[in-house]
Context: one part of a larger RNA
RNA sequence: GCCGGCGACUUAUAGGCACUGGCAGGUUAAACCGGGAAUGGUGGAGCCAUAGCGAAAGCGAGUCUGAAUAGGGCGAUCGUCAGUGUUUAUAGACCCGAACCCGGGUGAUCUAACCAUGGCCAGGAUGAAGCUUGGGUGAUACCAAGUGGAGGUCCGAACCGACUGAUGUUGAAAAAUCAGCGGAUGAGCUGUGGUUAGGGGUGAAAUGCCAAUCGAACCCGGAGCUAGCUGGUUCUCCCCGAAAUACGUUGAGGCGUAGCGUCUAGUGCUCCAGCAGGGGGGUAAAGCCACCGUUUCGGUGCGGGCUGCGAGAGCGGUACCAAAUCGAUACGAACUCUGAAUACCCUGUGUGUAACUAGGCAGUCAGACUGUGGGGGAUAAGCUCCAUGGUCGAAAGGGAAACAGCCCAGACCGCCAGCUAAGGUCCCUAAAUCAAUGCUGAGUGAUAAAGGAGGUGGGAUUGCCCAGACAACCAGGAGGUUUGCCUAGAAGCAGCCAUCCUCAAAGGAGUGCGUAAUAGCUCACUGGUCGAGCGAUCCUGCGCCGAAAAUGAACGGGGCUAAGCAUUGUACCGAAGCUGCGGAUUUGAGUCUUAAUUGAUUCCGAUGGUAGGGGAGCGUUCCAUGCGGGGUGAAGCGUUAGCGUAAGCGGGCGUGGACUACAUGGAAGUGAGAAUGUCGGC
Numbered sequence: 001g002c003c004g005g006c007g008a009c010u011u012a013u014a015g016g017c018a019c020u021g022g023c024a025g026g027u028u029a030a031a032c033c034g035g036g037a038a039u040g041g042u043g044g045a046g047c048c049a050u051a052g053c054g055a056a057a058g059c060g061a062g063u064c065u066g067a068a069u070a071g072g073g074c075g076a077u078c079g080u081c082a083g084u085g086u087u088u089a090u091a092g093a094c095c096c097g098a099a100c101c102c103g104g105g106u107g108a109u110c111u112a113a114c115c116a117u118g119g120c121c122a123g124g125a126u127g128a129a130g131c132u133u134g135g136g137u138g139a140u141a142c143c144a145a146g147u148g149g150a151g152g153u154c155c156g157a158a159c160c161g162a163c164u165g166a167u168g169u170u171g172a173a174a175a176a177u178c179a180g181c182g183g184a185u186g187a188g189c190u191g192u193g194g195u196u197a198g199g200g201g202u203g204a205a206a207u208g209c210c211a212a213u214c215g216a217a218c219c220c221g222g223a224g225c226u227a228g229c230u231g232g233u234u235c236u237c238c239c240c241g242a243a244a245u246a247c248g249u250u251g252a253g254g255c256g257u258a259g260c261g262u263c264u265a266g267u268g269c270u271c272c273a274g275c276a277g278g279g280g281g282g283u284a285a286a287g288c289c290a291c292c293g294u295u296u297c298g299g300u301g302c303g304g305g306c307u308g309c310g311a312g313a314g315c316g317g318u319a320c321c322a323a324a325u326c327g328a329u330a331c332g333a334a335c336u337c338u339g340a341a342u343a344c345c346c347u348g349u350g351u352g353u354a355a356c357u358a359g360g361c362a363g364u365c366a367g368a369c370u371g372u373g374g375g376g377g378a379u380a381a382g383c384u385c386c387a388u389g390g391u392c393g394a395a396a397g398g399g400a401a402a403c404a405g406c407c408c409a410g411a412c413c414g415c416c417a418g419c420u421a422a423g424g425u426c427c428c429u430a431a432a433u434c435a436a437u438g439c440u441g442a443g444u445g446a447u448a449a450a451g452g453a454g455g456u457g458g459g460a461u462u463g464c465c466c467a468g469a470c471a472a473c474c475a476g477g478a479g480g481u482u483u484g485c486c487u488a489g490a491a492g493c494a495g496c497c498a499u500c501c502u503c504a505a506a507g508g509a510g511u512g513c514g515u516a517a518u519a520g521c522u523c524a525c526u527g528g529u530c531g532a533g534c535g536a537u538c539c540u541g542c543g544c545c546g547a548a549a550a551u552g553a554a555c556g557g558g559g560c561u562a563a564g565c566a567u568u569g570u571a572c573c574g575a576a577g578c579u580g581c582g583g584a585u586u587u588g589a590g591u592c593u594u595a596a597u598u599g600a601u602u603c604c605g606a607u608g609g610u611a612g613g614g615g616a617g618c619g620u621u622c623c624a625u626g627c628g629g630g631g632u633g634a635a636g637c638g639u640u641a642g643c644g645u646a647a648g649c650g651g652g653c654g655u656g657g658a659c660u661a662c663a664u665g666g667a668a669g670u671g672a673g674a675a676u677g678u679c680g681g682c
Base pairs, nucleotide, nucleotide: 001682002681003680004679005678006677011091012090013089014088015087016086017085018084019083020082021081022080023079025048026047027046031042032041033040052059053058062074063073064072065071094232095231097229101222102221103220104219105218106217112196113195114194115193116192117191118190119189120188121186123155124154125153126151130147131146132145133144134143135142159183160182161181163180164179165178166177167176198214200210201209202208207216235617236616237615238614239613240612245258246257247256248255249254259364260363261361262360263359264358265357266356267355270354274349275348276347277346278345279344285338286336287335292332293331294330296328297327298326299325300324303321304320305318306317307316308315309314367392368391369390370389371388372387373386374385375384376383397408398407399406412583413582414581415580417579418578419577423573424572425571426558427557428556432570434569435568436567437566438565439564445560451545452544455542456541457540458539459538460537461536462535463534464533472529473528474527475526476525478502479501480500484496485495508523512521513520584607585606586605588603589602590601591600592599618671620668621667622666623665624664625663626662628660629659636655637654638653639652640651642649643648
């Protein structure tokens, strides 16, 4: 892991509610009688009900408050005893699961320390004190040689330890092996016997060790501790169907009440969409000479600064700041002279089907994305917090390549029938290589900005033009004059001032290049050649650049110049939508029927569904009653017709070898796929 068995809402008592039954007031409890653990008899104590109100005395269909005869509050009733179901409370209370806490015991054969009594430490090295001899001294001291054999001394086996690395890591081993390593006469190692015990011991102290267990050992008990936590919770069908919010909470992943669901009974249009009429508002927008606050420019310029004159008083100036006011301009969640759409409230109407009241039973309190209006944030987030719709949650089907929350659309069942929605119609791939008019040339389509550009289509305004425009080519582009100043020079062209006149078709006291300065080239401007359009600005459609990320990859692919984009049109495809045909269940409204909402039938509807509420059934074991089957073959097992909407039922055949079906009731150890479930097998 698989298979098989076992495996979780029980029982008692008390209350609420519903249904069923008895009685109309209901009913007994303990106890007793009895052959009695009878469902029989006795037992009326007690309980509920029959009257309420008041704190009470008390009064009483009333009573309390009150001065009240007022007003107001609560009342003027309908039961009871059992059974069943459901739910609550108390008990282990649906099942499994702690870490802990407490009590009583068992442990020092491991290990820590200590006590008693024994044992062990190859070999080698070093050479303290003391002593002897010699030297030495006045005597000591001192020196030398020898002797001697000290030491938590040295090297190194046994022994004890455990610093490093490798191997091992389902090991040979729940701590080892191998190669090296430390101590090795000492605070040494070790045998045997003994002592200390759990909030206690022991500890050269690491919270270490106390039998592979230690921030409090182990065993049994309290004990089924408790678990607002996690996991699991077993047959079927039918009807309805949520919530992820508010308030409170030692509350925040838990509860209580309300909200939202369901079931029963009642009320009877009260509810809702729509329509009509009537309301209040201060949002969006807008406005600012209507206030408050902000704001830019201009005019006037209170006051101030700076400054001139004056001994001072004071009188002036001002390219500075600037009050107030005027004109123009821009704003505001906490501005409003104004002011919608919606929404909300009331009244009337109202297809339809809701609504409300009382009671039983819940679940929900982590929500998600998306559109819209906002707060927070950075007008960031698959961000966060509100409001208001939708979907998911609890919704399958079609589309979006794939894709809870987007678009279309809500699956009772069957059909090799039809029509459509979103979205599509070249191939993958069902359906147009459909029609019309344009656009795009970028594979744009099939990601993006500021910004950039004689890309290209459309529109508007305006200038020049056959008296010849624009472009190109040919020619001219001069004289006074090198204007004046300045300058070393300044001659159109360093710079400053001025910028005239003449000849002319036209030609600047000069547009640029150039020179040291001249020169030279060129432009403006003019004529000629040519012969028909040429410029400027703005708006707009589609494109271009801007455009760099880590494996190759952002049309779904092939591929496409339409099979791209825009505006039209007609077909077709396309879903569990709608329709058709057949069938099932059911609310309601009828008809017939029945003892009976019992059955039949017609019609309009309905039948997605998690938590959850309600209804109806299938099956297992045992019991009672009834009725059957069975060695001419029961149950069980295997296989296979058939039947039922499902749980399931069931005929035949084989196997098997002794029990067992059905009907009506009753009682439960009553249904398995999950619990790191449990036991067994493989």
The prediction has a mean pLDDT of 85.
Large-subunit ribosomal RNA, domain II from Synechococcus sp. CS-1330, 682 nucleotides, folded computationally.
The sequence was found in a public genome assembly.
The organism belongs to Synechococcus, within Bacteria.